[in-house]
RNA sequence: AGGAGUGUAGCUCAGUUGGUAGAGCGACGGUCUCCAAAACCGUAAGUCAGGGGUUCGAGUCCUCUCACUCCUG
Numbered sequence: 001a002g003g004a005g006u007g008u009a010g011c012u013c014a015g016u017u018g019g020u021a022g023a024g025c026g027a028c029g030g031u032c033u034c035c036a037a038a039a040c041c042g043u044a045a046g047u048c049a050g051g052g053g054u055u056c057g058a059g060u061c062c063u064c065u066c067a068c069u070c071c072u073g
Base pairs, nucleotide, nucleotide: 001072002071003070004069005068006067007066010025011024012023013022019056027043028042029041030040031039049065050064051063052062053061
């Protein structure tokens, strides 16, 4: 320099043909217990990496940028 992939909750990741953003783990609160653990119930946590575009509507489509990983030279 050229090519490909990834970026979504604190962490690991889903999200189908564009139509209300989710799960597990973790955190916090409660029940239980002499206390704790486990179990069960509940709560909070997101500018979907950033800008622009298309659309009635974008995590999803198009485009540019950034970060990281891989391949070629």